Predicted 3D model of a 348-nucleotide part of an RNA (small-subunit ribosomal RNA, central domain) from an uncultured bacterium. The coordinates come from a structure-prediction model, not an experiment, and the mean pLDDT is 90.

[in-house]
Context: one part of a larger RNA
RNA sequence: CUGGGCGUAAAGCGCGCGUAGGCGGUUGUAUAAGUUGGAUGUGAAAUCCCUGGGCUUAACCUAGCACUGCAUUCAAAACUGUACAGCUAGAGUGUAGGAGAGGAAGGUAGAAUUCCAGGUGUAGCGGUGAAAUGCGUAGAGAUCUGGAGGAAUACCGAUGGCGAAGGCAGCCUUCUGGCCUAACACUGACGCUGAGGUGCGAGAGCAUGGGGAGCAAACAGGAUUAGAUACCCUGGUAGUCCAUGCCGUAAACGAUGUCUACUAGCCGUUGGGGGACUUGAUCCUUUAGUGGCGCAGCUAACGCAUUAAGUAGACCGCCUGGGGAGUACGGUCGCAAGACUAAAACUC
Numbered sequence: 001c002u003g004g005g006c007g008u009a010a011a012g013c014g015c016g017c018g019u020a021g022g023c024g025g026u027u028g029u030a031u032a033a034g035u036u037g038g039a040u041g042u043g044a045a046a047u048c049c050c051u052g053g054g055c056u057u058a059a060c061c062u063a064g065c066a067c068u069g070c071a072u073u074c075a076a077a078a079c080u081g082u083a084c085a086g087c088u089a090g091a092g093u094g095u096a097g098g099a100g101a102g103g104a105a106g107g108u109a110g111a112a113u114u115c116c117a118g119g120u121g122u123a124g125c126g127g128u129g130a131a132a133u134g135c136g137u138a139g140a141g142a143u144c145u146g147g148a149g150g151a152a153u154a155c156c157g158a159u160g161g162c163g164a165a166g167g168c169a170g171c172c173u174u175c176u177g178g179c180c181u182a183a184c185a186c187u188g189a190c191g192c193u194g195a196g197g198u199g200c201g202a203g204a205g206c207a208u209g210g211g212g213a214g215c216a217a218a219c220a221g222g223a224u225u226a227g228a229u230a231c232c233c234u235g236g237u238a239g240u241c242c243a244u245g246c247c248g249u250a251a252a253c254g255a256u257g258u259c260u261a262c263u264a265g266c267c268g269u270u271g272g273g274g275g276a277c278u279u280g281a282u283c284c285u286u287u288a289g290u291g292g293c294g295c296a297g298c299u300a301a302c303g304c305a306u307u308a309a310g311u312a313g314a315c316c317g318c319c320u321g322g323g324g325a326g327u328a329c330g331g332u333c334g335c336a337a338g339a340c341u342a343a344a345a346c347u348c
Base pairs, nucleotide, nucleotide: 003320004319005318006317007302008301012316014200015199016198017197021193022192023191025087026086027085028084029083030082031081033080034079035076036075037074038073039072040071041070042069050064051063052062053061054060090190091187092186093185094184095182096181097180098179102176103175104174105173106172107171108170109153114148115147116146117145118144119143120142124135125134161168162167205246206245207244208243209242210241214240215239219235220234221233222232257315258314259313260312261311262310265293266292267291268290269289270288271287272286273285274284275283276282277280297304298303321348322347323346330341331340332339333338
C1' cells in the first nucleotide's frame, strides 16, 4: 500500500462558494510522456526460490533457470496524457412569459393583552384538586368612552410555497437573489467534486446604546409534602424586541454528503407547457417540485424503493470495542462563557 463500512448498531462536516488536487462529452490530425512488444547492456559471486545431477538418504556438494529491476534502442498507436483544428447531446448567455412567508429597507392596518384618565356601579375579584399568598370600600372586578405603549400578525393555511442550510407568514412601496416554462438564436466542454481557505449559520449567551405590553430563567411569597431548593398558584428581574459588534453551537434530522446516468407501476397535490372534445367541478400528455402506496433489487431486521437505503461512476468527509473522554496537555480563535483541534495511563 491493500479491507470492510457510515438511515436506526461506531461513522455524512450545520450549509454554501471556492484554491490546489483528483476526475472529465464528442470527431479528426500529430506526438509518443504513461501503456504494450522486441533487441542489447547491466542486474558480481555465494545465498534464497524453482528444475536437474552426485555422495545408500539427509545435511552437504554441483549445474542450470531465475534475479519480476534499471538504462539504451527499435517498433505499435487502441486507451490515458499533450498540441492543434472542429462539433453540440454537458454547462452557460440572450428573448418572451410564470409562481412564490426568498432577502434588505421604509411605510401602514385591525383585533387582543396591559397601563393611564373619566363615566356608570357595589362588594367582592382572582386563583386551585382544595386553598392561600395577591388585588379591592383610599371603590376593585364588571361595563362604556378616550388615550398611551410594546410585541405578534387569527381566518386564508394546506404531508401548500420559497430558500444552500439556519430559516421565512397582516397589507403596501422601493431595491434585490434564485427557480420554472416555451420556442428559437448564440458561446463551444467553459464541467463535477473540493484538502486548506472563506462566507452564511436557530436558540441561548456576551458588549454598547435604546425599548419594555405580554411572557418569563433567577428571586420572593403561598400551597403540596416526611422533606419539596420542584411540579400547582400569586408576584417578578435579566432576557425576549430594535441598532451595531461578537459568539459559532443544536436531536443544525431525512439522524440519509454533492454531482451524473440507468432501473415496473398506481393514487394525490403545487407551478408551467402541449393536445382533445361534449368547453367543464372534464379528459389525455409532458416537465420541475412535493406527498402516499408498491414491483424488481437491496437490508441484520425495521424498512428503502425514479425524491433509493436499487444498479454503476467521479470527488470529498468520517468510522475501526465500552469506559477514561469529546476530557487533559499544547496550539488557534473569543471580552467572557467557551468553541475547534485532540491523546495517554488505567480499567472491563